[in-house]
RNA sequence: ACAUGCUGCUGGGGGUGUCCGGCACGCGUGACCGCAUCCGAACGGGCUACCUGUCGAUCGACCGGUACCGAUCGCCUACUGGAUGCCGCCACGCCACGGGCUGAGAGAAACCCUUCGAACCUGAUCCGGAUCAUGCCGGCGCAGGAAAGCAGGCGACGAGGACG
Numbered sequence: 001a002c003a004u005g006c007u008g009c010u011g012g013g014g015g016u017g018u019c020c021g022g023c024a025c026g027c028g029u030g031a032c033c034g035c036a037u038c039c040g041a042a043c044g045g046g047c048u049a050c051c052u053g054u055c056g057a058u059c060g061a062c063c064g065g066u067a068c069c070g071a072u073c074g075c076c077u078a079c080u081g082g083a084u085g086c087c088g089c090c091a092c093g094c095c096a097c098g099g100g101c102u103g104a105g106a107g108a109a110a111c112c113c114u115u116c117g118a119a120c121c122u123g124a125u126c127c128g129g130a131u132c133a134u135g136c137c138g139g140c141g142c143a144g145g146a147a148a149g150c151a152g153g154c155g156a157c158g159a160g161g162a163c164g
Base pairs, nucleotide, nucleotide: 006152007151008150009149010148011114012113013112014111017101018100019099020098021097026094027093028092029091030090032088034086035085036084037083038082039081044077045076046075047074048067049066050065051064053062054061055060116153120145121144122143126139127138128137129136
């Protein structure tokens, strides 16, 4: 310096990450505001009857208790609280689409791999480094799995033959 690092056919296998922007607040989730309805074994408050006690002279004031028991917590009240629905607003996520990164390939119709198997999956929401970020790089990893037949090619080993 050159060549080789398998090739072809048929069949089969495999992956879709990350960042930024973003259309009708369109869809979903959540928070908040307002409104409506409901809830009294939901806070608070009020009321009734009775009882004990204290003060003062029964009447009165005050503290506390009771109210249901073949029952569902004496009665009222929406201040606080809770439930449901609607409106508004905000946040986050999703979505058409556009762009950046890595890569052969990042939803496109190609690309890669196919036992001669690091395509790809698992471990793994792993570890270290770098990055705006990432399955970006390295480790893990002569770890575990992973989709095959035919024809040719290459290599290794073995047997036989020929020649030297």